[in-house]
RNA sequence: GAAGCACGCCAGACCGUCGCUGGUGCAAUCUCCGAAAGGAGGCACUGGAGGAACGUCCGGACUGCACAGGACAGCGUAGGAGGUAACACCUCUCCACCGUGAGGUGAGGAUCAGAGCAACAGAGACGAGCCGAUUGAGUUCGGGUGAAACGGGCAAUCUCUACGCGCAGCAAUACCAAGUAGGCCAGCGUUGAUGUGGUUCCGCAGAGCUGGCGGGUAGGUAGCACCGAGCCGGGUGGGCAACCCCCGGCCCAGAGUAAUGGCGGUCACGCAGCGGGCAACCGCUGUGCACAGAAUCCGGCUUAUCGGCGGGCUUCACAC
Numbered sequence: 001g002a003a004g005c006a007c008g009c010c011a012g013a014c015c016g017u018c019g020c021u022g023g024u025g026c027a028a029u030c031u032c033c034g035a036a037a038g039g040a041g042g043c044a045c046u047g048g049a050g051g052a053a054c055g056u057c058c059g060g061a062c063u064g065c066a067c068a069g070g071a072c073a074g075c076g077u078a079g080g081a082g083g084u085a086a087c088a089c090c091u092c093u094c095c096a097c098c099g100u101g102a103g104g105u106g107a108g109g110a111u112c113a114g115a116g117c118a119a120c121a122g123a124g125a126c127g128a129g130c131c132g133a134u135u136g137a138g139u140u141c142g143g144g145u146g147a148a149a150c151g152g153g154c155a156a157u158c159u160c161u162a163c164g165c166g167c168a169g170c171a172a173u174a175c176c177a178a179g180u181a182g183g184c185c186a187g188c189g190u191u192g193a194u195g196u197g198g199u200u201c202c203g204c205a206g207a208g209c210u211g212g213c214g215g216g217u218a219g220g221u222a223g224c225a226c227c228g229a230g231c232c233g234g235g236u237g238g239g240c241a242a243c244c245c246c247c248g249g250c251c252c253a254g255a256g257u258a259a260u261g262g263c264g265g266u267c268a269c270g271c272a273g274c275g276g277g278c279a280a281c282c283g284c285u286g287u288g289c290a291c292a293g294a295a296u297c298c299g300g301c302u303u304a305u306c307g308g309c310g311g312g313c314u315u316c317a318c319a320c
Base pairs, nucleotide, nucleotide: 001316002315003314004313005312007310008309009308010307012267013266014265015264016263017262018261020048021047022046023045024044025043026042030041031040032039033038050291055301057300058299059298060297061296062169063168064167065166074165075164076163077162078161079093080092081091082090083089094108095106096105097104098103109160110159114158115157116154117153126151130143131142132141133140173222174221175220176219179217183213184212185211186210187209188208194205195204196203197202198201230250231249232248233247234246235245237244238243269288270287271286272285273284274283275282276281
């Protein structure tokens, strides 16, 4: 210098302006919506997407239901050891395969428990027979083909072994709670309640009417924005590592049509063109700036991604 390998990190910055949405404080306890439950409205300060928020594929937290204990069935996992709340995840390591190498990939337990399977070729394909030679003797040796042939292979076919799993999911679930219909109780009612038309009365219809209770629905609130498997920094703490421990600091998005945005400017970066310069590069103009948008929360995995940064390692070439 050129090709690679495996990691870690960033994902434009700032200013102005107009908005959206959560929290806290203040204020008349005022106004509005609603039957209620409850919600909205002002001002100030302040928080407001991601490394994958994606997929919803694993594992948990949480909630309800079920549940004496154990087993079977079913589903899943699979070298060994460790990490973790847990895992199918992660780390180290052994083995096999791929790569010159750095490295990468692996459904890697068991075929002396049992069953099943093998296209074409081949006499014969799963169970010992068959053919040839040989021997005292199925005693010993060989057999074109085929991936496999007289002995084995496949467990990503069933199976066995070990271990794990009760079932459902935030549309879980808990509370508040209309209208209508239905239920129960009480009172009144064909000796005319009740409704209705004209109006002091007369008609018409007429078997229900009134009150209470309880369950459910619409609607509302909580769950739900979390002192936490939390985040950031440090450690001549432990460990090869995953990870754990100690110290200090911080409180960090959140709705239920679903906020996290629009516009303008300056700078940075990439690309193209033009001009200048021996060159590194500089200036101007245009254009671009990926994948993608939280929805109960957390740990993983998978997939998508313009471009850039950092250190480490390998191979080849050259120079000293």
Predicted 3D model of a 320-nucleotide RNA (Bacterial RNase P class A) from Limnohabitans sp. The gene name in the source record is rnpB. Lineage of the source: Bacteria > Pseudomonadati > Betaproteobacteria > Burkholderiales > Limnohabitans. Its mean pLDDT, the model's own confidence on a scale to 100, is 79. The RNAcentral record of the sequence draws on ENA. It matches the Rfam family "Bacterial RNase P class A". By type it is a ribozyme.